RNA sequence: GGUGUACUUCAGGGCAGGGUGAAAUUCCCGAUCGGCGGUAAACCCCGCGAACCACAAAGGUUGAAUCGUUGUAAUUACGAUGGCGACAGUUAAAGUCUGGAUGAAAGAAGUUUUUU
Numbered sequence: 001g002g003u004g005u006a007c008u009u010c011a012g013g014g015c016a017g018g019g020u021g022a023a024a025u026u027c028c029c030g031a032u033c034g035g036c037g038g039u040a041a042a043c044c045c046c047g048c049g050a051a052c053c054a055c056a057a058a059g060g061u062u063g064a065a066u067c068g069u070u071g072u073a074a075u076u077a078c079g080a081u082g083g084c085g086a087c088a089g090u091u092a093a094a095g096u097c098u099g100g101a102u103g104a105a106a107g108a109a110g111u112u113u114u115u116u
Base pairs, nucleotide, nucleotide: 001116002115004113006111007110008109009108010107017029018028019027031096032095033085034084035048036047037046038045043083044082051061052060053059065081066080067079068078069077087099088098089097
């Protein structure tokens, strides 16, 4: 230093300002947010988690991007124009409010011990 065991901690963000209306952070104008691992730095590539289904387990469902530039290499940088976002609740339809959740987890860091 590596592998395995145990333990501890950490581990999700966001409607300003307006319009209409009896009522909308849900409609409309506009604003704003982006878990984890991989890789040339990623909400839209590959995979994972969460949520939902099923269950002994395994598993299943699960949204969205193109073009140009530079470069050895970029659907990841830069430029431009787009797109996406679970379930339940709500006097009006929700990525952003309320709720499951002071939860869980992908994982990250550290400690311990075993073995090499």